Small-subunit ribosomal RNA from an uncultured prokaryote, 1506 nucleotides, folded computationally.

RNA sequence: AGAGUUUGAUCCUGGCUCAGAACGAACGCUGGCGGCAUGCCUAAUACAUGCAAGUCGAACGAGAAAGCACUUCGGUGUGAGUAGAGUGGCGCACGGGUGAGUAACACGUAGGUAACCUACCUUAAAGUUUGGGAUAACCAGUGGAAACGCUGGCUAAUACCGGAUGUGAAAAUACCGGAUGUGAAAGUAAUUUUAAAGGGGGCUUCGGCUCUCGCUUUAAGAUGGGCCUGCGGAACAUUAGCUUGUUGGUGGGGUAAUGGCCUACCAAGGCGAUGAUGUUUAGCUGGUCUGAGAGGAUGAUCAGCCACACUGGAACUGAGACACGGUCCAGACUCCUACGGGAGGCAGCAGUAGGGAAUAUUGCGCAAUGGGGGAAACCCUGACGCAGCAAUACCGCGUGAGUGAGGAAGGUCUUAGGAUUGUAAAGCUCUGUUAAUAGGGAUAAACGGCUUAGCGGUUAAUACCCGUUAGGUUUGAUAGUACCUAUAGAGGAAGCACCGGCUAACUUCGUGCCAGCAGCCGCGGUAAUACGAAGGGUGCAAGCGUUGUUCGGAUUUAUUGGGCGUAAAGCGCGCGCAGGCGGAUGUGCAAGUCAGAUGUGAAAUCUCGGGGCUUAACCCCGAAACAGCGCCUGAAACUAUAUAUCUAGAGUAUCGGAGAAGAAGGCGGAAUUUCGCAUGUAGGGGGUAAAAUCCGUAGAGAUUGUGAAGGAACACCGGUGGCGAAGGCGCCAACCUGGAUGAGUAUUGACGCUGAGGCGCGAAAGCGUGGGGAGCAAACAGGAUUAGAUACCCUGGUAGUCCACGCCGUAAACGAUGAGAACUAGCUAUGGGGGGAAUUAACCCCCUCCGUGGCGUAGCUAACGCAUUAAGUUCUCCGCCUGGGGAGUACGGUCGCAAGACUAAAACUCAAAGGAAUUGACGGGGGCCCGCACAAGCGGUGGAUUAUGUGGUUUAAUUCGAAGCAACGCGCAGAACCUUACCUAGGCUUGAAAUCCCGAGAAGUCUGUAGAGAUACGGAUGUGCCCCUUGGGGAAUUCGGUGACAGGCGCUGCAUGGCUGUCGUCAGCUCGUGUCGUGAGAUGUUGGGUUAAGUCUCGCAACGAGCGCAACCCCUAUCAUUAGUUGCCAGCAUUAAGUUGGGCACUCUAAUGAGACUGCCUGGGCAAACCAGGAGGAAGGUGGGGAUGACGUCAAGUCCUCAUGGCCCUUAUGUCUAGGGCUACACACGUAAUACAAUGGUACACACAGAGGGACGCGAACUCGCGAGGGGGAGCAAAUCUCAAAAAAUGUAUCUCAGUCCGGAUUGGAGUCUGCAACUCGACUCCAUGAAGUUGGAAUCGCUAGUAAUCGCGGAUCAGCACGCCGCGGUGAAUACGUUCCCGGGCCUUGUACACACCGCCCGUCACACCAUGGGAGUUGAUUCAACCUGAAGCCGUGGCCCUAACCUUUUGGAGGGGAGCGUCUACGGUGGGGCUGAUGACUGGGGUGAAGUCGUAACAAGGUA
Repeated sequence: AGAGUUUGAUCCUGGCUCAGAACGAACGCUGGCGGCAUGCCUAAUACAUGCAAGUCGAACGAGAAAGCACUUCGGUGUGAGUAGAGUGGCGCACGGGUGAGUAACACGUAGGUAACCUACCUUAAAGUUUGGGAUAACCAGUGGAAACGCUGGCUAAUACCGGAUGUGAAAAUACCGGAUGUGAAAGUAAUUUUAAAGGGGGCUUCGGCUCUCGCUUUAAGAUGGGCCUGCGGAACAUUAGCUUGUUGGUGGGGUAAUGGCCUACCAAGGCGAUGAUGUUUAGCUGGUCUGAGAGGAUGAUCAGCCACACUGGAACUGAGACACGGUCCAGACUCCUACGGGAGGCAGCAGUAGGGAAUAUUGCGCAAUGGGGGAAACCCUGACGCAGCAAUACCGCGUGAGUGAGGAAGGUCUUAGGAUUGUAAAGCUCUGUUAAUAGGGAUAAACGGCUUAGCGGUUAAUACCCGUUAGGUUUGAUAGUACCUAUAGAGGAAGCACCGGCUAACUUCGUGCCAGCAGCCGCGGUAAUACGAAGGGUGCAAGCGUUGUUCGGAUUUAUUGGGCGUAAAGCGCGCGCAGGCGGAUGUGCAAGUCAGAUGUGAAAUCUCGGGGCUUAACCCCGAAACAGCGCCUGAAACUAUAUAUCUAGAGUAUCGGAGAAGAAGGCGGAAUUUCGCAUGUAGGGGGUAAAAUCCGUAGAGAUUGUGAAGGAACACCGGUGGCGAAGGCGCCAACCUGGAUGAGUAUUGACGCUGAGGCGCGAAAGCGUGGGGAGCAAACAGGAUUAGAUACCCUGGUAGUCCACGCCGUAAACGAUGAGAACUAGCUAUGGGGGGAAUUAACCCCCUCCGUGGCGUAGCUAACGCAUUAAGUUCUCCGCCUGGGGAGUACGGUCGCAAGACUAAAACUCAAAGGAAUUGACGGGGGCCCGCACAAGCGGUGGAUUAUGUGGUUUAAUUCGAAGCAACGCGCAGAACCUUACCUAGGCUUGAAAUCCCGAGAAGUCUGUAGAGAUACGGAUGUGCCCCUUGGGGAAUUCGGUGACAGGCGCUGCAUGGCUGUCGUCAGCUCGUGUCGUGAGAUGUUGGGUUAAGUCUCGCAACGAGCGCAACCCCUAUCAUUAGUUGCCAGCAUUAAGUUGGGCACUCUAAUGAGACUGCCUGGGCAAACCAGGAGGAAGGUGGGGAUGACGUCAAGUCCUCAUGGCCCUUAUGUCUAGGGCUACACACGUAAUACAAUGGUACACACAGAGGGACGCGAACUCGCGAGGGGGAGCAAAUCUCAAAAAAUGUAUCUCAGUCCGGAUUGGAGUCUGCAACUCGACUCCAUGAAGUUGGAAUCGCUAGUAAUCGCGGAUCAGCACGCCGCGGUGAAUACGUUCCCGGGCCUUGUACACACCGCCCGUCACACCAUGGGAGUUGAUUCAACCUGAAGCCGUGGCCCUAACCUUUUGGAGGGGAGCGUCUACGGUGGGGCUGAUGACUGGGGUGAAGUCGUAACAAGGUA
């Protein structure tokens, strides 16, 4: 410090997720030791049991018992003035726990108290006198189950009370005084009131003296508190108004003290948008975690403060409480009970139950530290110190070290060679941490007490006492622990997670969208580095992972540090209160600001420097720091403020010109419509793509003409022209009104800008009332269209549109751009004004101000783009945004007559949604161009019959594959057996064929029996070659055996190679360098021409290059040369015949060349490329044909040609054999053949090819057969022989339009040939038979010249079998105006929500399942408000009744005290009624989610109606 994830790719926006750190954690697996910390976060739920606050006999009275000793047996002594209890004092308000409540002066911080208190402690001063009456304990009686009492009697005090004294102090009154803020303190004068208690030690002449601890009063300190104030720290405005003791005053009361704290009266205030009130949540802080910081989250342990103690209320005592282990009352709960009554409060320490994912021992000790009491010893102390439990966190240590290659065995993988585990192990040599055992063994202990010896103080005192120094003695829960030593011995001690990317680490097997994984992206559908296992590896390590939470990354709430034209985001526009901000020059002040000094900022923590535990964690010491707040002093630039002035901002006055600016009234013509009249006649008009509804013979429409009515809108001018804040504004003229602007002068003197709330304006539609209504026109009706058509189109047509008044308050109210101010190159157009110059005048030209536009520099921007009218550079103010959906929705509130508007969530769900640009693809977008693509033609297919292939069906099997074009006479260039893969049946199991090993035999040849055959069982014959030690071995081959293995046309063409099809012989596809762009990419390759062509040319930020095109290759068309046999024959000879001699001129053959290149001419093309025409030429503009197929697309086809990974079978999915099947047949489709006839059929006659094949072959002549064919065997490995006859054509004859002399299917019979074999199932021949069919619906195919059409010939395969396929030649046309349309393709451009790319994407209803949520008759809880009823305990008040020791008294009473009763206040409780909130609810609304449901096709292209 970043990374992953939206896309085909890119940049941006934006969310989600991850890597880090932390934890009072929990869970899973695992677990050796020690140190140090921490440990109910949930039920402030309920608690059994034990302990957690007592102490003092030196305040007081009283006072046992057991035991022991003695005994006269009665008792005495001791125990013992002990225990226990009581009166009294101090403590119990500390310490310990918890966080329920509390949004508050509760907390933090800084102050105030001139408004206060403070026991014990310290210092100082003074005092401690004299009397009195009671009362517990105790005794007696008595009630009760108990708890607990009641009555009578005795008694003490440091308990209680009266008097005296009064240094001093306090209170009241008066005077004086006082910084000031009304008020202090101090001072003066007089009067009144208010104290006390003793205990212990020493000495004593018993008078007292003295010491000490107490007590009383006063002053001060210290400590601790009370109260008040400024500032600070939560959420919600879908909480906007709250308040009657409320705000203030006066009098009174109350308190330690101020105060409405309380009360009576008076006034009517107080708080609030700087957020009152209400609701929700919450103890606050030092700190802790995180972060670079600013911040964010948090408030366990430790420390400070607060609050609470079963729930609620209340007071008492006291220095202090409204009191955790006190009291009273009420309530809930639990327990005891004799039923009458009583007892209790773990949020103290342990512990129990419960809750929960989850949190420990009913331990030891007061030895230390601290606390209470005491003079002290000492007692008490679950505070505390220790131990126990828990890997809960942090820190440290160990589980061994060295050496060791035969790189062992085993495991795993493997290309079978090896690799890896791995120096790892074993082995050898060592060490001894830790654990175990044994031995030794601390620090923490110093106080204090007692004692000894000093010193000092006090005192009359060497006594006592106090302080202090030194010595001695005594005290350890932890614990025989830490630590040290010894012994033996590598011995007892390693796991967990992960290994697709992020993210370090890879292979095999299993599984097969299953099981499962997953933090995000995503893995899994038969080759999974992602699931499970194994091997290996990586990371951390006594832990490792997971889950949860917080911060970080996240600049993703942005102060540091973001944005708002199109990504989320500028209010529709203006006016304007508050608020914020604000021109120039002086002067003053010092609030902000700045500087210095000072106080505080508790300790702990953090940081730094040291130190102590072996180290570290941990602990100790020191320093620094702790943003703040207070106080003092100073500065005066800026801001604020006060004051004086200025004119540049902003206004005002005057004079102009411009304008659809507004309001209201008036007026005009054109046109539409309707009505009247005239003319006039129609299978008409109107309307449409075409129609129909509709109007019209009752006279339309049209034609003009004419008259009338009525409403609405204002052609041309008219213009990115004008005006207005926006919405908006358009005939003409006048009235009223607002604003902007120009020029010049005068004047005011900052009067300004923005603007939360607020107020006003605000298109269209809509609403209300009343008018109006020509045209247009939602709804509606009809007609069309359509599968449907509640639409688009047509004919009608009502609200409405218009006017007046009143509502509504929204729009893509848009420049998707808030307002204002300043600054920052230009060019150009235009509206309005002014100036200059010029002119007779107008124009033109220059300058300037205000508008409205275009282009563009810098700059900005993600890009597009903006660019003086900013989206640039700055300032001020306002509004708004924070992933998509849910949703601008629900609920609540406000407004509205309603429609609805404004404000505005959550649950849930997704990992994206989005912007701009790029490359493609696509478009019922555009432009240009091409192709038998259409058109123009010729001939077909689709109808018939047959052949053949396919589908389907059938079957034991009808083997398999091919599926739009690009499957279907395709694989198959040839299924009777074989082929053959299929079926049935019968056999074999190392196998039919291969390699290796062992044994035997040469190999081979002939042959029998059984069987359908495979096969089984035999018989005969044959004994070879090489070496040789004569035993044997080897080569080839056969048989038998054994196991390694073979074999598979079994699966996967979606694991593959190779090959092939297709777009397409279409003209395209790319690269290097450079340049442009943030980038994907672009440029080049686009543009102007041209071409069959990315062919060439010109231009150009491109310059070049490659694969394609073309050319090079083959055939063909002309010629030449060479060569003439098997070819040819002009001339010579010869023959039946180029038959032969001869010849090689010609044809031909086959080798080498030539030729054609827009080379020449004319014209066009600005010039070129090129095009048109022409000449010459056999051929002319790639002459014709072939081969040749770029980058790529279709997961195209093929595992059944072959090869091949993986999987599967192994007495079978292998292999052999026989027979059957692939040839089936209601039917459907494709491709062909033959036809339907006269351009023909038949018969006769007669002519002309090319290219091929031939030895297991072609096969002549001759001969037989009607024929297929048979016999025959010349010739020929072929320019020689042969297949071989070419056919159409041509000539003659006949048929004469018929189901025929067309057509030949089908069937019967007879044959031929091939072949082991023609039944299933061959071809051909002859005789007979003579079906459909008379030119073929919708639709559809081929072809542009030697082509179509037509005619025959040959070949491959092959024993035989072609209407198929591949070739060959003969005869030989028609048409092309042209590119509008159909199909396909190329280039450019445009739009896009597509990228699996339009066979795309995608919307809504309905149906089903699940989820959360709104409404809902209601039901049921929590909480709260006001009213009323009731009124425990208690304080206060009252108290005429009752009781009454201290004091007074005239002895009777009084004072005083207590109580009953009464009153105010008031907790719990009750009644009815509101508010708010939760749960639930038949039914209901929409929403979300869910591989393959239904209906349509709304959007994305002009998305087919933008």
Annotation
RNAcentral holds the sequence, with entries from ENA.